RNA sequence: GCCAAUGUAGCUCAGUUGGUAGAGCACACGCAUGGUAAGCGUGAGGUCAUCGGUUCGAUCCCGAUCAUUGGCU
Numbered sequence: 001g002c003c004a005a006u007g008u009a010g011c012u013c014a015g016u017u018g019g020u021a022g023a024g025c026a027c028a029c030g031c032a033u034g035g036u037a038a039g040c041g042u043g044a045g046g047u048c049a050u051c052g053g054u055u056c057g058a059u060c061c062c063g064a065u066c067a068u069u070g071g072c073u
Stems, first nucleotide, its partner, number of pairs: 001072007010025004019056001027043005049065005
């Protein structure tokens, strides 16, 4: 230099022929216990990497950029 993949909650990851995003762990509160842990319940936490385009509507489609990873030279 060229090609490809990935980017979603604090972490690991789902998600969909485009219709207002979920799980596990972690965190907070509660239940329970003589008490602690385990367990059970509830809750909070996302500008879906950034910018632009298409669309009535974009995490999803298109383009550019950024970051990480892999391959080729």
Predicted 3D model of a 73-nucleotide RNA (transfer RNA) from a Minisyncoccota bacterium. The source organism's lineage runs through Bacteria, Bacillati and Minisyncoccota. It was read from a public genome assembly. Rfam family: tRNA. Gene Ontology term of the family: triplet codon-amino acid adaptor activity. Rfam classes the family as a transfer RNA. Rfam describes the family as follows. Transfer RNA (tRNA) molecules are approximately 80 nucleotides in length. Its mean pLDDT, the model's own confidence on a scale to 100, is 80.